[in-house]
RNA sequence: UUCCUCGUGGUGUAAUCGGUAGCACAGCAGAUUCUGGUUCUGCUAGUCAAGGUUCGAGUCCUUGCGAGGAAACCA
Numbered sequence: 001u002u003c004c005u006c007g008u009g010g011u012g013u014a015a016u017c018g019g020u021a022g023c024a025c026a027g028c029a030g031a032u033u034c035u036g037g038u039u040c041u042g043c044u045a046g047u048c049a050a051g052g053u054u055c056g057a058g059u060c061c062u063u064g065c066g067a068g069g070a071a072a073c074c075a
Base pairs, nucleotide, nucleotide: 001071002070003069004068005067006066007065010025011024012023013022019055027043028042029041030040031039048064049063050062051061052060
């Protein structure tokens, strides 16, 4: 330098053909308990950035950023 893959709450991971962003853990609150733990219920919080296509984008396209991988170049 070129090419490929990936980027989703605090963490991990889903989302079918483009059609309400979900699950688990963690956190917070409550119930249960003599207390704590366990268990149960509820709540908070997310699509890397900017554009484009579309009635509608996490998903498709472009550019950038970041991570990983492959190839090449210089010395």
Notes:
Model confidence (mean pLDDT): 81 of 100. The RNA shown here (transfer RNA) has 75 nucleotides and comes from a Planctomycetota bacterium. Rfam family: tRNA. Taxonomically the source falls in Planctomycetota (Bacteria, Pseudomonadati). The sequence was found in a public genome assembly.